[in-house]
Large-subunit ribosomal RNA, domain II from an Elusimicrobiota bacterium, 769 nucleotides, folded computationally. Rfam family: Bacterial large subunit ribosomal RNA. The full RNA is in RNAcentral, with records from ENA. The organism belongs to Elusimicrobiota, within Bacteria.
Context: one part of a larger RNA
């Protein structure tokens, strides 16, 4: 390091949303109690599941006020004023699944710490008790002797003696330099040198002393390879605003690096951005058009300052007058304020935009515009580049706003290589178009391209002040066949050696003046020269030649200025009427952009077909009640009995009224069924049509797999189950079949349920290599 295994958002209570169910003129029960299964147990029992009881208890149904309390109101008030909070405008509740907040280890690993209670002095530290070792030599200290000496001492000298944290070195004990070692032979040692060695000494053995204590000739030293607080257990999963790491697939959308606040600055809490659902619907963007505020850019100099010049007033210097002061008077002098002229300004404005924002109208645009409300996050180190600014040095790949666009979270084509530049936004397939940028002479797709110039420097293929008869353009003087410019010939005279100065000063050190004359022309001299002179030259003329010759100005491409570390400053090669540069033009190459042709998926819209729910209508039937209690009533229709009245003498019939009874129809009410129609919602699906499908953190949505349970195929299996090896097949993926060999006894489809559910990583953790 590498293979295989384990290896991280889980439980519970207890709020908030979502979603599905129950039930709602309230929802639920809790603990218990009865009971049935299941499991276990010899049993009694005790667990778990349901079922039934159980109304305590919870939330709803009223609210307002500290609160007596009042109540669709309440409170503050004197108040019927005003105002808050509240009804009016309304939906519980209980379960379950889901997401998320809280409490608890709370995704998982991972400190130094703190206290508790025990173990430890076999290492060491320091005491005590008993023992034990310490070759040899040296040196020679009191004190005795003896002799000198002395009154007597002191004193000296010779001996004897044998002291010392005395010297010399082994044993034994330390370790001072310097070398080896330094994944050592050793987790502290070898080598050599060298300290101590009768002592404050070295050592066996035994015993004390214990952790905020101990011991310590004192280094915070030592206390079992551990010491500015020892070791084990234990509280404990301590705590970590850190650091690492967090395990299967596919779709949709997609941030942030900011503001306020913070013992706060790398961590939070609100808002902002970003998702999801529910509502609203153009409010949203965008362009014209109207209307509005502005003090930026400019620009100006009235105002605040700065700040040139002129002029010159006041003042003021400086001269003269006066004997002095005052005073007068002059002035090439300074010089406020005025004045004139020309100027500067983030904190100066008598002016003053573009854009920028606000409002209104119209139009256009829309499938990820706008806003309200509710769940869910993330973000809070950001960065480069163009622009407008502050601080820097108008320095930084610096720093601090503003502002855009990028990167972050963006691939692909281009700048040789290059997050942040220049093109572009990558659903997938194509030996297909067509363009962008940026390219076409090879490396290397396309032009050795047209056409007119330029640059000779290898410029290009890095640089400034600042230089320079480089070269091409354009203008503008000036001279010139009456002959220029260069170039050669020859002249450049005379006054006079101008004056002065000076030794000298003769054109030519300096100073002043710089005139005339002969002449074609010649300065009282353009340089060199000399002690001064001379000399030589120029200016100027002439002759000879013969045609253009000077001076500037602007501008296009070069040159030098140009010193570093690889040949390294064209990406090579290599390019010179280019393969450079410059302007014009025509192809044509180029990309994951556009098209094209096929496919996938989202999102809407359209239609089709199915299914559920719920509705309306409108017909048809069947149930029940009902002739009634209530409200309008009725319109009746037959028939039968009976009674009354009228007509009539009377009866009969009639005609009118009223009972009972019986039958039918009808209307209404509730509920229910069926069949047409309709229009709805919802899901599926199939068809079609437009759009869309980059993505980091995060949000949402659908799946796939493991393992274990309830069923289910009355499933496969020793005619071979999982498991393993191999494979050209399926599926948009996670992942699923078939074969065929192994293997040798279990295993799998369907519906569901419950999770110790998916690994490449945590200096992971066991295990093997």
């Nucleotide at each position: 390091u590498c293979c295989g295994g384990c290896g991280a958002g889980u439980u519970a209570a207890u709020g908030g949303u979502g979603c599905a169910a129950g039930c709602c003129c309230g929802g639920u029960u809790a603990a218990a109690u009865u009971u049935u299964c299941a499991u276990u147990g010899a049993g009694a029992g005790a667990u778990g599941a349901g079922a039934a009881u159980g109304g305590a208890g919870c939330c709803a149904a009223a609210g307002c006020g500290a609160a007596a309390g009042c109540g669709a109101g309440u409170c503050c008030g004197a108040a019927u004023a005003g105002g808050g909070c509240g009804a009016c405008u309304a939906u519980g509740u209980u379960u379950g699944c889901a997401u998320u907040a809280u409490u608890a280890g709370a995704c998982c690993c991972g400190a130094a710490u703190c206290c508790a209670a025990g173990u430890g002095a076999u290492c060491u530290a320091u005491g005590c008790c008993u023992g034990g070792a310490c070759a040899g030599a040296g040196u020679g200290a009191a004190g005795c002797c003896u002799c000198g000496g002395u009154a007597a001492a002191a004193c000296g000298a010779g001996g004897u003696g044998g002291a010392g944290g005395c010297u010399c070195g082994a044993a034994g004990c330390g370790u001072u330099g310097a070398g080896u070692g330094u994944u050592g032979a050793a987790g502290a040692a070898c080598u050599u040198c060298u300290g101590c060695a009768u002592g404050a000494g070295c050592u066996g053995g035994g015993u004390a002393u214990a952790g905020g204590g101990g011991u310590g000739a004192a280094a915070g030293g030592c206390c079992a390879a551990u010491c500015g607080a020892a070791c084990u257990u234990g509280g404990u999963g301590a705590u970590a605003g850190c650091u690492g790491g967090u395990u299967c697939u596919c779709c949709c959308c997609g941030a942030a690096a900011u503001a306020g606040u913070u013992u706060u600055a790398g961590g939070a809490c609100u808002a902002g951005c970003c998702u999801c659902g529910a509502g609203u619907g153009u409010u949203u963007u965008u362009u014209a058009c109207c209307g509005g505020g502005g003090g930026u850019a400019g620009a100006g100099c009235u105002c605040u300052g700065g700040a040139u010049a002129a002029u010159g007033u006041a003042g003021g210097g400086c001269c003269u007058g006066c004997a002095a002061c005052c005073c007068a008077g002059g002035u090439u002098c300074c010089g406020a304020a005025g004045u004139u002229a020309a100027c500067c300004a983030a904190a100066c404005u008598g002016c003053g935009a573009a854009u920028a924002c606000c409002g209104g109208u119209a139009a256009a645009u829309a499938u990820g515009a706008g806003c309200u409300c509710g769940g869910g996050a993330g973000u809070c180190a950001g960065u480069g580049c163009g622009c407008g600014a502050g601080g820097g040095c108008u320095a930084a790949g610096c720093u601090u706003c503003g502002u855009g666009c990028g990167c972050a979270a963006a691939a692909g084509g281009g700048a040789a290589a290059c997050a942040g530049c220049c093109u572009a936004g990558a659903u997938c397939g194509u030996c297909g178009u067509c363009u962008a940028a940026g390219g076409u002479c090879c490396c290397a797709a396309a032009g050795u391209g047209u056409a007119u110039g330029c640059u000779a420097a290898g410029u290009g293929g890095a640089a400034a002040a600042g230089g320079a008869u480089g070269u091409g353009g354009a203008u503008u003087u000036a001279c010139c066949g009456a002959g220029a410019c260069a170039g050669c010939u020859g002249g450049a005279a005379g006054g006079u050696u101008g004056g002065c100065u000076u030794a000298g000063a003769a054109g030519c050190a300096g100073c002043c003046a710089u005139c005339c004359u002969u002449a074609a022309a010649a300065g009282a001299g353009u340089g060199c020269g000399u002690a001064a002179u001379a000399g030589c030259u120029c200016a100027c003329c002439a002759g000879u030649c013969a045609a253009g010759u000077g001076a500037a100005u602007c501008u296009g491409c070069g040159c030098c200025g140009a010193a570093a570390a690889u040949u390294a400053a064209c990406g090579g090669g290599g390019c010179u009427a280019a393969a450079g540069c410059a302007u014009a033009c025509c192809a044509c190459c180029g990309a994951a952009g556009u098209c094209a042709c096929g496919a996938a998926c989202u999102u809407a819209g359209c239609g089709g077909c199915a299914a559920a729910c719920a509705c309306u209508a409108a017909a048809u039937c069947c149930u029940a009640a009902u002739g009634u209690c209530u409200a309008a009533g009725c319109a009746c229709u037959a028939a039968a009995u009976c009674c009354u009245a009228a007509u009539c003498a009377a009866u009969a019939a009639u005609u009118a009224g009223g009972a009972u009874u019986u039958c039918g129809a009808g209307c209404u009410u509730a509920g229910g069924a069926u069949u047409u129609a309709g229009a709805g919602u919802u899901u599926g699906u199939c068809g079609u049509u437009a759009a869309g499908u980059g993505g980091u953190a995060g949000g949402g949505g659908a799946g796939c797999g493991u393992u274990g349970c309830c069923a289910u195929c009355u499933g496969c299996g020793u005619u071979g189950a999982a498991g393993g090896u191999a494979u050209a097949c399926c599926g948009a993926g996670a992942g699923g079949a078939g074969u065929a060999c192994u293997g040798g006894a279990g295993c799998g489809u369907u519906g569901g349920c419950a999770a110790g559910u998916g690994a490449g990583g945590a200096u992971g953790u066991c295990g093997g290599a």